[in-house]
RNA sequence: CUUAUCAAGAGCGGCGGAGGGAAUAGGCCCAAUGAUGCCCAGCAACCUAUGUAUUUCAGAUGCAUUUGCAGAACAAAUAUAAAAGGUGCUAAAUCCUACAGAAGUGGUAUUCUGGAAGAUGAG
Repeated sequence: CUUAUCAAGAGCGGCGGAGGGAAUAGGCCCAAUGAUGCCCAGCAACCUAUGUAUUUCAGAUGCAUUUGCAGAACAAAUAUAAAAGGUGCUAAAUCCUACAGAAGUGGUAUUCUGGAAGAUGAG
């Protein structure tokens, strides 16, 4: 840089000891009843490998012998299972908003869509 996903899911464990929720701003939260972090445990199923089913591959080929019978692999796609390997994740929608558009209102509020920024995987 490209592309897919981002409202689901995941601990009353151990260590540790002060701030944390990416950055800026605003809000709202978490946190000495111990957060963030690390380990363990768990969740998920993006990539690799694997099992099963279906479709494509495809009517190749074989047996008969002039049109009858039987009928396959490599590979690919989709669905699904499991969780071995590579990652990832485990408060709150990516915690919410910021920019643009639409709906709405007397004006706010509020709601929706898209974008930006970000996170993760694959390339």

Predicted 3D model of a 123-nucleotide RNA (SAM riboswitch aptamer (S box leader)) from uncultured Aminipila sp. The organism belongs to Aminipila, within Bacteria. The sequence is in RNAcentral, with records from MGnify. Model confidence (mean pLDDT): 82 of 100. It matches the Rfam family "SAM riboswitch aptamer (S box leader)". Gene Ontology term of the family: regulation of gene expression. The family is grouped with related families in Rfam's "SAM clan". Rfam describes the family as follows. The SAM riboswitch is found upstream of a number of genes which code for proteins involved in methionine or cysteine biosynthesis in Gram-positive bacteria.